[in-house]
Molecule: c-di-GMP-I riboswitch aptamer
Organism: bacterium
C1' cells in the first nucleotide's frame, strides 16, 4: 500500500437523565452528564428503514372517535459517497 482492529498510546465525539428555549407532536438547539462510537468526521432523507401526524381527505346523521396521508424528523438502524489518526496480533 491494502485490509484489519488491541483491556496500546495521544487525540476525538458524546446515549439515558436533568435545566432552558424552539415544535402540534416526533425532534431539535445550548449546558450539565457519560452509555457507547475506529470514522458515533463530512454528504446523502429524491436507495431501504423507522418516528411523528399540524394541516388535508375518508368513515360516521351529527359530534366524539377512529382510518389515511410528511409537506415535519432520525444520518448513534441500514446502504452508498468521501476526507482521516495510531499500529499490537
Nucleotide at each position: 500500500a491494502a485490509g484489519c482492529g488491541a483491556u496500546a498510546a495521544a487525540g476525538g465525539c458524546a446515549a439515558a437523565c436533568u435545566a432552558u428555549c424552539c415544535g402540534a407532536a416526533a425532534g431539535g438547539a445550548u449546558a450539565g452528564g457519560g452509555c457507547g462510537c475506529a470514522a458515533a468526521g463530512c454528504c446523502u432523507g429524491u436507495g431501504g428503514a423507522c418516528c411523528u401526524a399540524a394541516g388535508a381527505a375518508g368513515u360516521u346523521a351529527u359530534a366524539a372517535a377512529u382510518u389515511u396521508u410528511a409537506u415535519g424528523g432520525u444520518a448513534g438502524c441500514u446502504g452508498g459517497g468521501u476526507u482521516g489518526c495510531c499500529g499490537a496480533a